[in-house]
Annotation:
A computed fold for a 128-nucleotide RNA from a Dehalococcoidia bacterium, annotated as c-di-AMP riboswitch aptamer (ydaO/yuaA leader). The coordinates come from a structure-prediction model, not an experiment, and the mean pLDDT is 78. Rfam family: c-di-AMP riboswitch aptamer (ydaO/yuaA leader). Rfam's curators write: This family represents a conserved RNA structure found upstream of the ydaO and yuaA genes in Bacillus subtilis and related genes in other bacteria. It was read from a public genome assembly, where an Rfam model found it. The source organism's lineage runs through Bacteria, Bacillati, Chloroflexota and Dehalococcoidia.
RNA sequence: UCAAGUACAGGGCCUAACUCCGCGAAGGAGACGGGGGAACCAAUAGUGGGGUGAGCUCGCUUACGCGAGGGGGUACCUUUCAACCCUAACCCGUCAGCUAACCUCGUAGGCGCAUGAAGGGCGUAUCC
Numbered sequence: 001u002c003a004a005g006u007a008c009a010g011g012g013c014c015u016a017a018c019u020c021c022g023c024g025a026a027g028g029a030g031a032c033g034g035g036g037g038a039a040c041c042a043a044u045a046g047u048g049g050g051g052u053g054a055g056c057u058c059g060c061u062u063a064c065g066c067g068a069g070g071g072g073g074u075a076c077c078u079u080u081c082a083a084c085c086c087u088a089a090c091c092c093g094u095c096a097g098c099u100a101a102c103c104u105c106g107u108a109g110g111c112g113c114a115u116g117a118a119g120g121g122c123g124u125a126u127c128c
Stems, first nucleotide, its partner, number of pairs: 010113001012111003018030004031107006041097001048095001049092004056069005070087005076121007
């Protein structure tokens, strides 16, 4: 000097997964999400069916896997264009369409110093 790793701080990303009060709690409040649940409407079995989530579809391969399309993410929001990345996992248990009232549940986990350009916007700070 370079690279890698670890720790702390700052500032952030994916996500509903955040804030405040409380000594604390299986605590409370707000906020953001999920599920169940009438009428009306919809639906018509089977080989079960269903839910969260972007995480699906088609083709090829004996298989492993590979293509293509669709979908999702990239630092205030949005539109367009490009670049890069992801396209998992888990749960219910024979049962659930939509669904007002109502009932009920979650607020975890993971990662990094991070992609830009143009157009249109929102907000904050400082100065006069």
Of the family's consensus pairs, 92% are formed in the model.